Small-subunit ribosomal RNA, 5' domain from an uncultured bacterium, 523 nucleotides, folded computationally. Model confidence (mean pLDDT): 82 of 100.
Context: one part of a larger RNA
RNA sequence: GGAUGAACGCGAGCGGCAGGCCUAAUACAUGCAAGUCGAACGGCAAGUGGUGUAGCAAUACAUCACCUAGAGUGACGUAAGGGUGCGUAACACGUAUGCAAUCUGCCCGCAACUGGAGGAUAGCUCCCCGAAAGGGGAAUUAACACUCCAUAAGAUAUUGGUGUGGCAUCACACAGAUAUUAAAACUCCGGUGGUUGCGGAUGAGCAUGCGUCUGAUUAGCUAGUUGGUAGUGUAAUGGACUACCAAGGCGAUGAUCAGUAGGGGAACUGAGAGGUUGAUCCCCCACACUGGCACUGAGAUACGGGCCAGACUCCUACGGGAGGCAGCAGUAGGGAAUAUUGGACAAUGGGUGCAAGCCUGAUCCAGCCAUGCCGCGUGCAGGAAGAAGGCCUUCUGGGUUGUAAACUGCUUUUACCAGGGGCUAAAAGGCCCAUGCGUGGGAAAUUGAAAGUACCUGGUGAAUAAGCCACGGCUAACUACGUGCCAGCAGCCGCGGUAAUACGUAGGUGGCAAGCGUUGUCC
Repeated sequence: GGAUGAACGCGAGCGGCAGGCCUAAUACAUGCAAGUCGAACGGCAAGUGGUGUAGCAAUACAUCACCUAGAGUGACGUAAGGGUGCGUAACACGUAUGCAAUCUGCCCGCAACUGGAGGAUAGCUCCCCGAAAGGGGAAUUAACACUCCAUAAGAUAUUGGUGUGGCAUCACACAGAUAUUAAAACUCCGGUGGUUGCGGAUGAGCAUGCGUCUGAUUAGCUAGUUGGUAGUGUAAUGGACUACCAAGGCGAUGAUCAGUAGGGGAACUGAGAGGUUGAUCCCCCACACUGGCACUGAGAUACGGGCCAGACUCCUACGGGAGGCAGCAGUAGGGAAUAUUGGACAAUGGGUGCAAGCCUGAUCCAGCCAUGCCGCGUGCAGGAAGAAGGCCUUCUGGGUUGUAAACUGCUUUUACCAGGGGCUAAAAGGCCCAUGCGUGGGAAAUUGAAAGUACCUGGUGAAUAAGCCACGGCUAACUACGUGCCAGCAGCCGCGGUAAUACGUAGGUGGCAAGCGUUGUCC
């Protein structure tokens, strides 16, 4: 000098764009953050309308139709998005190569199919236990829930044959034999689904090489350890696991142990080489009160799912139960220190649904904070009686503050007031036309949280707006008074003991400026 997720002191006009618990992965009151589908299913409170009965009527009851809340079965989603950095020094990350050792819901293309039959169960109703959470029993009912049969182009397994390729375990192709294996229908007639297989896309799993902090005041480490055979297990390879056999494997090119730490793209600095960092944004990993475990599923060993154990908190009728903010706000605590218990789904994106739509603390916005960067303003021109006052002085005087002020003219960014007023919106859906089907075209309409904001116009009036630090040298900027090795200053050298440009105050001056200075950290 540059930089900062900064803090502190003094001071403070505005806007734009960014950023905002670095500490206790401490504990959490309250609300919200993951639902959707009635075009899968049984059913149905309330409501509306009709009919009937009773009644003078109000109305009550019964029944039918429409409509549909809450609850339930089922499907898809909840493995994404969002948070944090505890652990992790290689089971991670980066990069490269590979899987002849693999899987992949939704989506796309192609091929084949979508035929029959059946038994339950939740809900509802009734009964029982319990303070509650919840649980048990009986009867009964549906499905795109579940089960069985048929069919098998194909797939899978076993098996022998021929050909092609490969270094090899083998792979592929062709024709065959045996065995196993599917499905669900709905419809508003436009379509929407279901099953099997092949291929694609996307995502994931696994293997190997190289690279990735400090310590030798850590030198030896290792028994599933290293390899083989046979199996188990997995989507798949493999001591991943099991049995048996062999005795190996790693290590001064630093094993093992200990400490510290999420990694990268990148960021800061520097002429570069390098050094330091890993906040915000993007990619990957790990974690979800602590430890362990599996279930479901295409995918989890699952933040707002489950089970067990533990610590903690809460409820209890003492028998037993409930909970997990490292989601968004917010609270307590810790700390030098870090924000609102806000608005909207209008846009972008996600889930679901034929769709309308619904949900979305993702997201888009607003609020708070000079935390940073950038921009603007606090006026401009004239004006010498060089006013008054202050300060200095060699003191009837002079110098300086200083064109500074007053005064005259002008302007109105900003401010305040008034009026107008956005872009962000494209649509989708519905309608019309074309099309065998995907789909394409057309016309009109609707939809804005931010926001009456940005922005524009007019009016008023210099009006609403300057501080901080320094002035011995380094280092731009000097005098007076006070103090008298005292009080104090100080980054280094050093100032102060009676003439202090170095302390304190004043005047003046210099620097930066809505900031300035100090402290911490990095180069």